[in-house]
RNA sequence: GGGCUCGUAGGUAAAUGGUAUACCACGCCCUUCGCAUGGGUGAAUUCCGAGUUCGAUUCUCGGCGAGUCCA
Repeated sequence: GGGCUCGUAGGUAAAUGGUAUACCACGCCCUUCGCAUGGGUGAAUUCCGAGUUCGAUUCUCGGCGAGUCCA
């Protein structure tokens, strides 16, 4: 320098055009003399910009970053 893959909650991952979801973690409540366990409830997320579209996490382009391969 080039090819390919990837970027979503604090963490790990779903969601391939139509209200962004689950688990763990976190806050509050119940249960306990207290802790743990268990139950209920809540907050929190699409790397940045542009384009296509009625509508973009998804499709296209550029940038940034990570991984891998080639030189």

Overview
The prediction has a mean pLDDT of 83. Predicted 3D model of a 71-nucleotide RNA (transfer RNA) from a marine sediment metagenome. The sequence is in RNAcentral, with records from MGnify. Rfam family: tRNA. By type it is a transfer RNA.